[in-house]
């Protein structure tokens, strides 16, 4: 880098360092942002994909979190492309996992 498969309107933030932008990317809107943004460190948290124990019988259910990841404004911030049942719809493109090349 790429394939497959699941899932993306739920939840979870302080501090230091830092110094101006940031919210994937192109265009628009719209937020965040010197009362301190992106990064970085460090504590602490959600989450439960992997994982772990129980049933259950082979794939589903409850339970937990020590480990691998991930995540801690706002639906993946909203619109773009289809389809006209107008919607918490489908597709793109993306994100984060598991599993392959």
């Nucleotide at each position: 880098u790429u394939g497959u498969u699941a899932u993306c309107a739920a939840g979870a933030a302080a501090g230091g360092c830092a110094g101006a932008g940031g919210g994937a990317a192109u265009a628009g809107a719209c937020c965040c942002g010197u009362u301190g943004a992106a990064g970085c460190c460090u504590u602490a948290g959600c989450a439960a994909c992997c994982c772990u124990u129980u049933a259950u019988u082979u794939u589903u259910a409850a339970a937990g979190a020590a480990g691998g990841u991930g995540c801690u404004a706002a639906a993946u911030u909203c619109u773009a492309c289809c389809c006209a049942u107008u919607a918490u719809g489908g597709a793109u493109a993306g994100a984060u996992a598991a599993c392959g090349a």